Model confidence (mean pLDDT): 75 of 100. This is a predicted structure of a 90-nucleotide RNA (SAH (S-adenosyl-L-homocysteine) riboswitch aptamer) from Thiopseudomonas denitrificans. The organism belongs to Thiopseudomonas, within Bacteria. The sequence is in RNAcentral, with records from Rfam.
RNA sequence: UUGCACGAGGGGCGCUGCAGCAGGUUCUCUGUCAGGCUCGUGCGAUGUCCCUGCGGUUUCCCGCACUCUUUGCAACGGCGCCCGUUCGAC
Numbered sequence: 001u002u003g004c005a006c007g008a009g010g011g012g013c014g015c016u017g018c019a020g021c022a023g024g025u026u027c028u029c030u031g032u033c034a035g036g037c038u039c040g041u042g043c044g045a046u047g048u049c050c051c052u053g054c055g056g057u058u059u060c061c062c063g064c065a066c067u068c069u070u071u072g073c074a075a076c077g078g079c080g081c082c083c084g085u086u087c088g089a090c
Base pairs, nucleotide, nucleotide: 001045002044003043004042005041006040007039008038009037010083011082012081013080014079015078018036020032021031022030023029024027035076052065053064054063055062056061
């Protein structure tokens, strides 16, 4: 950097519909469709550089790697309505 799985980002209803997916008579097609984004964990894949410690090697190199304390609680997600939560004012 990236693939997959799970979790989280408070919920509900309606509408439109891009991507994706499926289908067809392949078209300005039909159906579905507003967590597809971010963060965390796990299992992998790929690539590069540096340092410390330990182990294996035996001096090239390869592999492995934290603990404790304190503090804080992301940013976003078309349009409309409703509920909930928090803060402030009256």